[in-house]
Molecule: transfer RNA
Organism: bacterium
RNA sequence: GGUCCGGUCGUCCAGUGGAUAGGACGCGGCUUUGCGAAAGCCGAAACCCAAGUUCAAUUCUUGGUCGGACCA
Numbered sequence: 001g002g003u004c005c006g007g008u009c010g011u012c013c014a015g016u017g018g019a020u021a022g023g024a025c026g027c028g029g030c031u032u033u034g035c036g037a038a039a040g041c042c043g044a045a046a047c048c049c050a051a052g053u054u055c056a057a058u059u060c061u062u063g064g065u066c067g068g069a070c071c072a
Base pairs, nucleotide, nucleotide: 001071002070003069004068005067006066007065010025011024012023013022018055027043028042029041030040031039048064049063050062051061052060
């Protein structure tokens, strides 16, 4: 340099035109306990950037950017 894949809560991973953007771990609160741990319930927390298409974009298209794989 070329081709391809990926970027979503703090972390890991789903979702893929109209959903309340979901799960696990972590975090906070409550219950429980003699105190903790564990367990149960509740809560906060996210769509890489810009443009385009569309009534509507996290999702499709283009460019950028970051990361990865392969080729050279």